Small-subunit ribosomal RNA, 3' major domain from a metagenome, 490 nucleotides, folded computationally.
RNAcentral holds the full RNA, with entries from SILVA.
The prediction has a mean pLDDT of 86.
Context: one part of a larger RNA
RNA backbone atom coordinates (compact mmCIF):
# COMPACT_ATOMS: atom_id res chain seq x y z
C1' N A 1 0.00 0.00 0.00
C1' N A 2 -4.51 -2.83 0.53
C1' N A 3 -7.24 -6.63 2.98
C1' N A 4 -9.33 -7.68 7.88
C1' N A 5 -11.67 -6.62 13.07
C1' N A 6 -17.53 -9.26 18.00
C1' N A 7 -12.19 -0.82 16.66
C1' N A 8 -14.36 4.46 16.22
C1' N A 9 -16.74 8.26 13.73
C1' N A 10 -19.88 10.04 9.28
C1' N A 11 -23.61 8.23 5.39
C1' N A 12 -26.97 5.00 1.64
C1' N A 13 -29.92 0.19 -0.26
C1' N A 14 -37.58 -2.69 0.77
C1' N A 15 -30.91 -3.57 4.82
C1' N A 16 -34.34 -3.40 9.25
C1' N A 17 -38.35 -0.79 11.69
C1' N A 18 -43.82 0.13 10.16
C1' N A 19 -46.98 -2.34 6.96
C1' N A 20 -49.48 -5.60 3.07
C1' N A 21 -49.05 -10.10 0.40
C1' N A 22 -46.83 -14.92 0.41
C1' N A 23 -43.28 -19.43 0.62
C1' N A 24 -42.63 -23.27 4.78
C1' N A 25 -48.05 -27.94 5.56
C1' N A 26 -52.12 -29.56 1.19
C1' N A 27 -53.02 -31.86 -4.15
C1' N A 28 -51.03 -30.68 -9.00
C1' N A 29 -46.79 -28.62 -12.30
C1' N A 30 -42.07 -27.86 -12.49
C1' N A 31 -36.06 -28.05 -12.05
C1' N A 32 -33.05 -30.06 -9.15
C1' N A 33 -30.05 -33.59 -5.38
C1' N A 34 -30.40 -39.03 -4.54
C1' N A 35 -31.95 -43.78 -6.10
C1' N A 36 -32.96 -46.65 -10.23
C1' N A 37 -31.95 -48.32 -14.65
C1' N A 38 -29.54 -51.15 -20.66
C1' N A 39 -29.49 -46.12 -20.74
C1' N A 40 -32.51 -42.09 -17.50
C1' N A 41 -27.30 -37.89 -22.67
C1' N A 42 -24.81 -32.86 -20.96
C1' N A 43 -24.04 -28.32 -18.85
C1' N A 44 -25.03 -25.22 -14.70
C1' N A 45 -24.17 -25.90 -8.08
C1' N A 46 -23.97 -20.43 -1.38
C1' N A 47 -25.61 -14.83 -2.82
C1' N A 48 -24.58 -15.08 -8.37
C1' N A 49 -27.21 -23.63 -10.04
C1' N A 50 -32.01 -25.55 -8.84
C1' N A 51 -39.88 -23.01 -14.25
C1' N A 52 -31.47 -22.37 -15.34
C1' N A 53 -28.79 -23.50 -21.14
C1' N A 54 -34.41 -25.61 -22.86
C1' N A 55 -38.74 -18.94 -26.66
C1' N A 56 -42.07 -25.99 -27.61
C1' N A 57 -37.95 -34.10 -26.03
C1' N A 58 -43.93 -38.77 -28.97
C1' N A 59 -40.24 -39.89 -33.93
C1' N A 60 -37.44 -35.73 -35.91
C1' N A 61 -34.87 -32.94 -32.03
C1' N A 62 -30.51 -35.97 -29.58
C1' N A 63 -26.06 -35.37 -27.85
C1' N A 64 -27.82 -41.43 -23.88
C1' N A 65 -28.99 -47.13 -24.13
C1' N A 66 -29.81 -51.62 -26.99
C1' N A 67 -30.13 -53.85 -31.61
C1' N A 68 -29.17 -53.59 -37.21
C1' N A 69 -25.52 -51.75 -40.57
C1' N A 70 -21.57 -48.15 -43.59
C1' N A 71 -16.28 -47.39 -44.24
C1' N A 72 -12.86 -41.77 -48.65
C1' N A 73 -17.24 -41.97 -45.52
C1' N A 74 -23.94 -37.97 -43.77
C1' N A 75 -20.11 -33.61 -45.87
C1' N A 76 -14.94 -30.24 -47.96
C1' N A 77 -10.37 -29.90 -51.34
C1' N A 78 -6.73 -32.34 -53.90
C1' N A 79 -3.73 -36.85 -56.26
C1' N A 80 -3.46 -41.40 -59.05
C1' N A 81 -5.27 -45.51 -62.08
C1' N A 82 -9.56 -47.20 -63.83
C1' N A 83 -14.71 -46.46 -65.68
C1' N A 84 -17.84 -43.23 -68.70
C1' N A 85 -24.23 -46.38 -71.61
C1' N A 86 -21.67 -43.12 -67.01
C1' N A 87 -24.85 -39.84 -64.28
C1' N A 88 -30.00 -40.54 -63.12
C1' N A 89 -34.71 -43.28 -61.72
C1' N A 90 -34.33 -48.69 -60.22
C1' N A 91 -38.21 -54.04 -60.41
C1' N A 92 -37.75 -59.44 -57.85
C1' N A 93 -35.48 -61.20 -53.22
C1' N A 94 -33.28 -60.06 -47.93
C1' N A 95 -34.47 -56.31 -43.91
C1' N A 96 -38.38 -53.40 -38.36
C1' N A 97 -35.48 -49.22 -41.35
C1' N A 98 -30.72 -48.08 -42.60
C1' N A 99 -28.49 -51.08 -45.79
C1' N A 100 -27.54 -55.53 -49.35
C1' N A 101 -28.77 -56.42 -54.30
C1' N A 102 -28.93 -55.22 -58.46
C1' N A 103 -33.27 -57.68 -63.73
C1' N A 104 -34.57 -53.29 -66.47
C1' N A 105 -34.54 -48.20 -68.36
C1' N A 106 -31.83 -44.27 -69.17
C1' N A 107 -29.72 -38.34 -70.37
C1' N A 108 -25.91 -33.52 -70.50
C1' N A 109 -21.74 -30.59 -71.99
C1' N A 110 -16.42 -29.71 -74.63
C1' N A 111 -12.85 -30.89 -78.87
C1' N A 112 -11.24 -33.59 -83.29
C1' N A 113 -13.00 -36.81 -87.44
C1' N A 114 -16.54 -39.86 -91.12
C1' N A 115 -21.62 -40.13 -92.97
C1' N A 116 -25.87 -37.20 -93.97
C1' N A 117 -27.23 -30.82 -98.94
C1' N A 118 -27.81 -27.56 -94.95
C1' N A 119 -30.95 -27.64 -89.42
C1' N A 120 -30.73 -31.57 -87.86
C1' N A 121 -29.67 -36.14 -86.58
C1' N A 122 -26.41 -41.00 -86.45
C1' N A 123 -21.57 -42.59 -85.49
C1' N A 124 -15.83 -43.02 -83.86
C1' N A 125 -11.58 -41.13 -80.89
C1' N A 126 -10.17 -37.84 -76.74
C1' N A 127 -11.98 -35.18 -72.62
C1' N A 128 -15.87 -32.98 -68.41
C1' N A 129 -19.47 -33.73 -64.73
C1' N A 130 -20.04 -38.21 -62.14
C1' N A 131 -19.15 -43.40 -60.59
C1' N A 132 -15.54 -47.19 -58.38
C1' N A 133 -10.47 -48.10 -56.38
C1' N A 134 -6.74 -46.50 -53.41
C1' N A 135 -4.55 -42.43 -50.82
C1' N A 136 -3.62 -37.77 -48.65
C1' N A 137 -7.27 -36.49 -46.02
C1' N A 138 -12.71 -35.79 -43.65
C1' N A 139 -15.48 -36.55 -39.63
C1' N A 140 -15.64 -36.33 -33.29
C1' N A 141 -21.72 -32.32 -28.67
C1' N A 142 -14.19 -37.19 -26.82
C1' N A 143 -10.45 -34.49 -22.86
C1' N A 144 -8.80 -29.69 -20.94
C1' N A 145 -13.46 -22.70 -20.03
C1' N A 146 -6.63 -24.18 -15.25
C1' N A 147 -3.82 -23.39 -22.47
C1' N A 148 -7.99 -19.15 -25.22
C1' N A 149 -10.80 -15.37 -28.05
C1' N A 150 -15.69 -13.72 -27.73
C1' N A 151 -19.97 -13.13 -24.95
C1' N A 152 -22.15 -13.36 -20.09
C1' N A 153 -22.89 -13.50 -14.43
C1' N A 154 -21.55 -10.85 -10.10
C1' N A 155 -19.94 -7.10 -6.05
C1' N A 156 -23.32 -1.88 -8.58
C1' N A 157 -26.42 2.26 -11.06
C1' N A 158 -22.53 1.24 -6.00
C1' N A 159 -20.03 6.15 -6.98
C1' N A 160 -15.44 5.28 -7.37
C1' N A 161 -10.52 3.82 -10.71
C1' N A 162 -6.68 6.81 -12.88
C1' N A 163 -2.72 9.55 -15.57
C1' N A 164 0.32 13.98 -16.97
C1' N A 165 3.47 17.95 -15.03
C1' N A 166 4.53 20.12 -10.00
C1' N A 167 5.68 19.37 -4.83
C1' N A 168 6.86 15.79 -0.58
C1' N A 169 9.76 11.16 0.85
C1' N A 170 16.77 6.96 0.15
C1' N A 171 12.39 4.15 -1.22
C1' N A 172 7.91 1.62 -1.81
C1' N A 173 5.03 5.72 -2.01
C1' N A 174 1.91 10.05 -0.81
C1' N A 175 -0.12 14.75 -2.89
C1' N A 176 -3.83 15.96 -6.05
C1' N A 177 -8.95 12.06 -4.50
C1' N A 178 -7.42 14.53 2.24
C1' N A 179 -10.54 18.70 5.31
C1' N A 180 -15.52 22.60 6.31
C1' N A 181 -20.51 22.46 3.55
C1' N A 182 -23.51 20.22 -0.02
C1' N A 183 -25.68 16.34 -3.62
C1' N A 184 -28.87 10.58 -5.90
C1' N A 185 -23.42 11.24 -7.25
C1' N A 186 -15.09 12.47 -6.85
C1' N A 187 -22.78 16.40 -7.56
C1' N A 188 -21.29 21.15 -7.02
C1' N A 189 -19.55 25.46 -3.30
C1' N A 190 -15.29 26.90 -0.69
C1' N A 191 -10.57 26.37 1.06
C1' N A 192 -6.12 24.18 -0.11
C1' N A 193 1.47 22.62 -2.82
C1' N A 194 -0.68 21.58 -5.81
C1' N A 195 -2.70 22.84 -10.87
C1' N A 196 -5.48 20.42 -14.69
C1' N A 197 -6.71 15.91 -17.47
C1' N A 198 -9.41 11.06 -18.60
C1' N A 199 -12.63 6.09 -17.54
C1' N A 200 -17.08 6.53 -14.28
C1' N A 201 -22.24 10.65 -12.65
C1' N A 202 -25.13 13.99 -15.03
C1' N A 203 -26.70 15.39 -19.77
C1' N A 204 -26.95 13.79 -25.76
C1' N A 205 -31.08 8.43 -27.24
C1' N A 206 -36.12 6.10 -26.49
C1' N A 207 -41.00 5.92 -24.39
C1' N A 208 -44.78 7.85 -21.12
C1' N A 209 -47.52 12.82 -19.02
C1' N A 210 -49.66 18.72 -21.55
C1' N A 211 -49.67 22.03 -25.74
C1' N A 212 -49.73 23.54 -30.66
C1' N A 213 -48.47 22.97 -35.86
C1' N A 214 -48.48 20.08 -39.99
C1' N A 215 -51.79 15.87 -42.44
C1' N A 216 -56.85 13.33 -42.62
C1' N A 217 -57.81 6.86 -44.62
C1' N A 218 -59.28 1.89 -43.28
C1' N A 219 -60.00 5.56 -37.74
C1' N A 220 -63.32 10.05 -35.83
C1' N A 221 -68.71 12.56 -36.32
C1' N A 222 -69.79 18.45 -33.54
C1' N A 223 -72.63 21.35 -36.84
C1' N A 224 -75.93 20.59 -42.15
C1' N A 225 -78.83 16.95 -45.10
C1' N A 226 -80.75 11.91 -46.28
C1' N A 227 -81.13 7.13 -44.21
C1' N A 228 -82.81 2.94 -40.60
C1' N A 229 -86.03 -1.29 -35.64
C1' N A 230 -80.78 0.02 -34.90
C1' N A 231 -75.71 1.52 -36.59
C1' N A 232 -70.45 7.32 -39.24
C1' N A 233 -74.67 3.65 -42.74
C1' N A 234 -74.82 7.84 -46.85
C1' N A 235 -74.09 12.71 -48.94
C1' N A 236 -70.65 15.75 -46.33
C1' N A 237 -67.10 17.91 -42.80
C1' N A 238 -61.66 18.62 -40.41
C1' N A 239 -64.04 21.02 -35.32
C1' N A 240 -63.49 16.44 -31.10
C1' N A 241 -60.84 11.50 -30.63
C1' N A 242 -56.91 9.24 -32.27
C1' N A 243 -53.06 8.39 -35.62
C1' N A 244 -47.26 10.13 -36.74
C1' N A 245 -44.23 13.58 -38.24
C1' N A 246 -42.32 17.85 -36.78
C1' N A 247 -41.94 21.80 -32.37
C1' N A 248 -42.85 23.95 -27.78
C1' N A 249 -42.73 23.16 -22.41
C1' N A 250 -39.26 22.84 -16.62
C1' N A 251 -34.53 26.18 -16.43
C1' N A 252 -34.34 26.17 -9.11
C1' N A 253 -36.40 30.72 -14.17
C1' N A 254 -39.89 33.98 -10.31
C1' N A 255 -40.63 35.08 -4.79
C1' N A 256 -39.65 34.23 0.35
C1' N A 257 -36.69 32.53 4.42
C1' N A 258 -32.21 29.71 6.20
C1' N A 259 -27.07 29.23 4.62
C1' N A 260 -20.31 31.94 4.28
C1' N A 261 -23.18 37.73 0.63
C1' N A 262 -21.27 30.31 -2.18
C1' N A 263 -22.93 25.49 -3.42
C1' N A 264 -27.17 23.89 -1.81
C1' N A 265 -31.83 23.05 1.58
C1' N A 266 -37.31 24.82 3.19
C1' N A 267 -41.79 26.78 1.83
C1' N A 268 -44.79 29.37 -2.28
C1' N A 269 -46.66 31.09 -6.61
C1' N A 270 -48.10 29.81 -11.69
C1' N A 271 -48.26 25.16 -13.92
C1' N A 272 -50.56 19.23 -17.56
C1' N A 273 -45.89 18.19 -14.67
C1' N A 274 -41.45 20.54 -11.22
C1' N A 275 -36.51 20.73 -8.60
C1' N A 276 -33.05 13.96 -12.11
C1' N A 277 -41.70 14.16 -13.51
C1' N A 278 -42.76 8.71 -14.08
C1' N A 279 -40.38 4.66 -16.80
C1' N A 280 -36.47 2.27 -20.01
C1' N A 281 -31.61 1.84 -22.82
C1' N A 282 -26.80 3.04 -20.74
C1' N A 283 -23.15 -0.89 -16.23
C1' N A 284 -15.83 3.00 -14.88
C1' N A 285 -10.78 0.87 -13.27
C1' N A 286 -11.21 -4.20 -11.35
C1' N A 287 -13.35 -9.05 -8.45
C1' N A 288 -14.95 -13.90 -8.41
C1' N A 289 -8.08 -19.14 -12.58
C1' N A 290 -17.05 -17.15 -11.63
C1' N A 291 -19.76 -19.43 -15.97
C1' N A 292 -19.49 -21.02 -21.08
C1' N A 293 -13.88 -26.31 -25.62
C1' N A 294 -22.61 -28.74 -25.95
C1' N A 295 -24.04 -22.13 -29.84
C1' N A 296 -19.94 -20.99 -33.41
C1' N A 297 -14.64 -20.47 -32.92
C1' N A 298 -9.52 -22.03 -31.48
C1' N A 299 -4.21 -24.32 -29.61
C1' N A 300 -2.92 -28.40 -27.48
C1' N A 301 -4.35 -33.75 -26.49
C1' N A 302 -6.84 -38.30 -27.52
C1' N A 303 -10.29 -42.11 -31.50
C1' N A 304 -10.01 -43.42 -36.54
C1' N A 305 -14.06 -50.50 -40.08
C1' N A 306 -14.18 -46.52 -34.41
C1' N A 307 -14.62 -42.01 -29.43
C1' N A 308 -16.97 -40.61 -36.58
C1' N A 309 -21.71 -42.12 -39.70
C1' N A 310 -26.67 -43.79 -41.27
C1' N A 311 -31.38 -46.73 -39.01
C1' N A 312 -35.61 -49.16 -35.82
C1' N A 313 -36.46 -49.25 -31.16
C1' N A 314 -35.97 -47.71 -25.95
C1' N A 315 -34.35 -43.45 -22.78
C1' N A 316 -34.25 -38.20 -21.90
C1' N A 317 -41.11 -38.91 -18.80
C1' N A 318 -38.26 -44.22 -14.24
C1' N A 319 -39.76 -43.42 -7.49
C1' N A 320 -39.09 -45.41 -0.66
C1' N A 321 -37.26 -39.97 -0.83
C1' N A 322 -35.31 -34.55 -0.28
C1' N A 323 -34.66 -29.79 -1.27
C1' N A 324 -35.90 -25.39 -5.05
C1' N A 325 -39.29 -22.14 -7.89
C1' N A 326 -44.69 -22.14 -8.98
C1' N A 327 -50.13 -23.33 -9.87
C1' N A 328 -55.19 -24.60 -7.67
C1' N A 329 -57.09 -24.42 -2.69
C1' N A 330 -58.94 -24.47 2.12
C1' N A 331 -64.21 -20.65 1.00
C1' N A 332 -69.47 -16.37 2.23
C1' N A 333 -65.31 -9.36 0.78
C1' N A 334 -66.83 -16.48 -1.21
C1' N A 335 -69.41 -20.31 -4.83
C1' N A 336 -73.19 -21.10 -8.54
C1' N A 337 -77.22 -19.30 -12.50
C1' N A 338 -78.82 -15.13 -15.05
C1' N A 339 -78.90 -10.28 -17.37
C1' N A 340 -75.83 -6.16 -18.65
C1' N A 341 -70.97 -2.67 -19.00
C1' N A 342 -65.86 -0.76 -19.96
C1' N A 343 -59.30 -2.02 -22.24
C1' N A 344 -54.68 -2.11 -24.03
C1' N A 345 -51.04 -4.50 -26.54
C1' N A 346 -49.95 -7.51 -30.12
C1' N A 347 -50.73 -11.83 -34.31
C1' N A 348 -52.30 -13.46 -39.18
C1' N A 349 -51.69 -16.17 -46.99
C1' N A 350 -49.19 -23.95 -46.58
C1' N A 351 -52.26 -18.16 -42.16
C1' N A 352 -56.11 -15.68 -38.95
C1' N A 353 -60.79 -17.50 -39.93
C1' N A 354 -67.17 -14.18 -39.90
C1' N A 355 -72.15 -15.42 -41.10
C1' N A 356 -75.42 -19.61 -40.86
C1' N A 357 -76.09 -24.49 -39.65
C1' N A 358 -75.12 -29.80 -37.09
C1' N A 359 -73.32 -31.08 -31.83
C1' N A 360 -74.22 -30.94 -24.15
C1' N A 361 -69.14 -30.40 -25.44
C1' N A 362 -64.17 -30.73 -27.78
C1' N A 363 -64.92 -30.13 -32.42
C1' N A 364 -67.63 -31.05 -37.29
C1' N A 365 -69.44 -28.62 -41.61
C1' N A 366 -69.66 -23.97 -44.16
C1' N A 367 -67.67 -20.66 -47.05
C1' N A 368 -67.18 -14.29 -46.86
C1' N A 369 -63.93 -10.98 -45.82
C1' N A 370 -58.56 -9.98 -45.12
C1' N A 371 -51.03 -9.41 -47.14
C1' N A 372 -55.12 -5.45 -42.96
C1' N A 373 -55.84 1.84 -38.42
C1' N A 374 -60.48 -1.05 -43.60
C1' N A 375 -61.26 -7.94 -42.48
C1' N A 376 -60.13 -11.97 -38.65
C1' N A 377 -58.48 -13.29 -33.72
C1' N A 378 -62.27 -10.43 -30.02
C1' N A 379 -67.74 -12.19 -25.56
C1' N A 380 -61.94 -8.57 -22.06
C1' N A 381 -61.97 -10.92 -16.46
C1' N A 382 -62.69 -9.13 -11.98
C1' N A 383 -66.98 -5.31 -11.97
C1' N A 384 -72.45 -4.19 -11.63
C1' N A 385 -78.24 -5.87 -11.57
C1' N A 386 -80.98 -9.76 -9.49
C1' N A 387 -81.44 -14.87 -7.45
C1' N A 388 -79.97 -19.55 -5.22
C1' N A 389 -76.47 -21.58 -1.00
C1' N A 390 -76.33 -20.61 5.07
C1' N A 391 -70.80 -22.33 7.72
C1' N A 392 -71.50 -28.00 6.71
C1' N A 393 -64.84 -31.65 4.22
C1' N A 394 -70.39 -28.35 2.25
C1' N A 395 -73.61 -26.46 -4.23
C1' N A 396 -65.88 -25.29 -0.76
C1' N A 397 -61.92 -27.93 -2.91
C1' N A 398 -60.51 -30.03 -7.86
C1' N A 399 -56.56 -34.26 -6.93
C1' N A 400 -57.55 -39.08 -8.07
C1' N A 401 -59.93 -43.41 -10.94
C1' N A 402 -63.50 -45.88 -14.48
C1' N A 403 -66.30 -44.71 -19.51
C1' N A 404 -67.40 -41.98 -24.08
C1' N A 405 -65.24 -38.68 -27.48
C1' N A 406 -62.39 -34.43 -30.39
C1' N A 407 -58.64 -32.79 -32.33
C1' N A 408 -53.33 -32.40 -34.47
C1' N A 409 -49.74 -35.85 -36.91
C1' N A 410 -47.33 -41.75 -40.49
C1' N A 411 -47.80 -42.49 -35.75
C1' N A 412 -50.59 -40.54 -29.17
C1' N A 413 -48.55 -48.11 -25.70
C1' N A 414 -44.42 -46.82 -22.86
C1' N A 415 -45.05 -40.29 -23.12
C1' N A 416 -50.22 -35.31 -26.14
C1' N A 417 -53.42 -31.62 -25.43
C1' N A 418 -58.64 -30.85 -25.22
C1' N A 419 -64.41 -32.33 -24.18
C1' N A 420 -68.44 -35.00 -21.69
C1' N A 421 -70.37 -38.41 -18.12
C1' N A 422 -69.28 -40.84 -13.68
C1' N A 423 -66.07 -40.74 -9.33
C1' N A 424 -64.99 -36.81 -6.27
C1' N A 425 -58.88 -37.55 -2.71
C1' N A 426 -55.41 -34.15 0.70
C1' N A 427 -56.58 -29.89 2.14
C1' N A 428 -60.24 -26.03 7.79
C1' N A 429 -55.01 -20.66 6.16
C1' N A 430 -49.96 -24.15 7.48
C1' N A 431 -43.45 -25.51 12.85
C1' N A 432 -38.42 -23.94 13.29
C1' N A 433 -37.66 -21.01 9.41
C1' N A 434 -37.64 -17.48 5.22
C1' N A 435 -39.59 -14.03 0.49
C1' N A 436 -41.74 -9.43 -2.27
C1' N A 437 -43.13 -4.97 -2.68
C1' N A 438 -42.77 2.81 -1.03
C1' N A 439 -48.07 4.00 -5.98
C1' N A 440 -50.58 3.64 -10.30
C1' N A 441 -46.57 0.31 -6.54
C1' N A 442 -47.99 -4.60 -3.82
C1' N A 443 -52.76 -7.05 -4.16
C1' N A 444 -56.09 -8.81 -7.53
C1' N A 445 -58.61 -9.44 -12.72
C1' N A 446 -58.61 -11.21 -17.14
C1' N A 447 -55.87 -10.07 -22.73
C1' N A 448 -51.69 -11.22 -26.44
C1' N A 449 -47.07 -13.58 -28.44
C1' N A 450 -42.61 -16.09 -29.12
C1' N A 451 -40.95 -20.98 -29.67
C1' N A 452 -44.70 -24.03 -32.03
C1' N A 453 -47.74 -29.50 -36.21
C1' N A 454 -49.67 -30.46 -31.56
C1' N A 455 -48.14 -29.91 -26.56
C1' N A 456 -47.34 -31.94 -21.00
C1' N A 457 -47.49 -23.34 -20.68
C1' N A 458 -49.30 -23.18 -14.02
C1' N A 459 -42.83 -21.11 -17.62
C1' N A 460 -41.02 -17.02 -19.94
C1' N A 461 -41.90 -11.58 -22.03
C1' N A 462 -45.38 -8.38 -22.88
C1' N A 463 -50.55 -5.76 -22.35
C1' N A 464 -54.51 -3.26 -20.43
C1' N A 465 -58.83 -3.23 -15.76
C1' N A 466 -59.38 -2.83 -10.33
C1' N A 467 -56.52 -0.88 -7.13
C1' N A 468 -53.94 -0.23 -1.18
C1' N A 469 -51.15 -0.17 3.36
C1' N A 470 -46.26 1.97 5.67
C1' N A 471 -42.04 4.28 6.63
C1' N A 472 -41.31 6.93 14.23
C1' N A 473 -36.89 5.87 13.03
C1' N A 474 -31.25 4.18 12.14
C1' N A 475 -30.00 1.05 17.98
C1' N A 476 -30.14 -4.01 15.78
C1' N A 477 -29.54 -7.88 10.78
C1' N A 478 -27.05 -8.02 5.36
C1' N A 479 -24.87 -5.57 1.97
C1' N A 480 -22.21 -1.36 0.66
C1' N A 481 -19.57 4.02 0.11
C1' N A 482 -15.64 7.78 3.12
C1' N A 483 -12.47 8.99 7.04
C1' N A 484 -9.67 7.49 10.88
C1' N A 485 -7.41 3.31 14.21
C1' N A 486 -4.81 -1.82 15.53
C1' N A 487 -2.66 -5.84 13.40
C1' N A 488 2.36 -11.20 14.00
C1' N A 489 -2.31 -11.16 7.38
C1' N A 490 -0.59 -9.80 1.92
RNA sequence: UGACGGGGGCCCGCACAAGCGGUGGAGCAUGUGGUUUAAUUCGAUGCAACGCGAAGAACCUUACCUGGGCUUGACAUGUAAGUGGUACCGAACCGAAAGGGGAGGGAUCCCAGAGUUUUUCUUUGGGAAGCUUACACAGGUGGUGCAUGGCUGUCGUCAGCUCGUGCCGUGAGGUGUUGGGUUAAGUCCCGUAACGAGCGCAACCCUUGCCACUAGUUGCCAGCGGGUUAAGCCGGGAACUCUAGUGGGACUGCCCAGGAUAACUGGGAGGAAGGUGGGGAUGACGUCAAGUCAGGACGCUCCUUACGCCCAGGGCGACACACGUGCUACAAUGGCUGGUACAAAGGGCGGCCAACCCGCGAGGGGGAGCUAAUCCUCUAAAGCCAGCCUCAGUUCGGAUUGGAGUCUGAAACUCGACUCCAUGAAGCCGGAAUCGCUAGUAAUCGUGGAUCAGCCACGCCACGGUGAAUACGUUCCCGGGCCUUGUACA
Rfam family: Bacterial small subunit ribosomal RNA.